[in-house]
RNA sequence: CGACAAAACUCUGAAGAGCGGAACCGCACCGAAGGAGCAAGCCCGCCUGGGGCGAAUCUCUCAGGUCAGAAAACAGAGUGGAAGGC
Numbered sequence: 001c002g003a004c005a006a007a008a009c010u011c012u013g014a015a016g017a018g019c020g021g022a023a024c025c026g027c028a029c030c031g032a033a034g035g036a037g038c039a040a041g042c043c044c045g046c047c048u049g050g051g052g053c054g055a056a057u058c059u060c061u062c063a064g065g066u067c068a069g070a071a072a073a074c075a076g077a078g079u080g081g082a083a084g085g086c
Base pairs, nucleotide, nucleotide: 001084008079009078010077011076012075013074018027019026020025021024028066029065030064034062035060036059037058041053042052043051044050
């Protein structure tokens, strides 16, 4: 000098889905915390069969959620800090 680098943190915005009965439970529903699954592709193999790695706002619905609030993937902004070069 320097990738608006990464992690982490802060602020703002941010979807969906409910009834019954008293708690809590029953049934139903949602998909955007987290978690799980896989296509292309890549790798391995004894090359007949097979195995492994492998993304999402897709799929599942374990967890979570279905007034409001909280949470919230993701987006924007900020803090942060330094691979590398001279």